Overview: The prediction has a mean pLDDT of 75. SAM riboswitch aptamer (S box leader) from Chitinophaga pinensis, 105 nucleotides, folded computationally. Of the family's consensus pairs, 100% are formed in the model.

RNA sequence: CACUUAUCCAGAAAGACGGAGGGAAUAGGCCCUAUGAUGUCUUGGCAAAAACUACUUUGUAGCAGAGUGCCAACACCUAUCUCAAUUAGAGAGAACUGAUAAGUG
Numbered sequence: 001c002a003c004u005u006a007u008c009c010a011g012a013a014a015g016a017c018g019g020a021g022g023g024a025a026u027a028g029g030c031c032c033u034a035u036g037a038u039g040u041c042u043u044g045g046c047a048a049a050a051a052c053u054a055c056u057u058u059g060u061a062g063c064a065g066a067g068u069g070c071c072a073a074c075a076c077c078u079a080u081c082u083c084a085a086u087u088a089g090a091g092a093g094a095a096c097u098g099a100u101a102a103g104u105g
Stems, first nucleotide, its partner, number of pairs: 001105008013043005021032003026079004044071004052062004075097001080094004
């Protein structure tokens, strides 16, 4: 980097540095931000998958340390399709894209 599978409305922040935009990309909206965001570092915390252990074994429960990810808002919301219809709004599901974990190449 590519592919496969699974998950994505739960959870978890303080300090220091730094100084202007940031919330993946495009557009629109909405929001965060000089009461210092985004980011980096330190410390702390949260969670999931795999592995392992136990059991009543397509599952359930537990799990120290190590590895990984995360710690504003549902992946911040919408965009394409379906439900579904003249239009608009609200809603549900699916897809696309993305992120993470495990596995394969």
Rfam family: SAM riboswitch aptamer (S box leader). Rfam describes the family as follows. The SAM riboswitch is found upstream of a number of genes which code for proteins involved in methionine or cysteine biosynthesis in Gram-positive bacteria.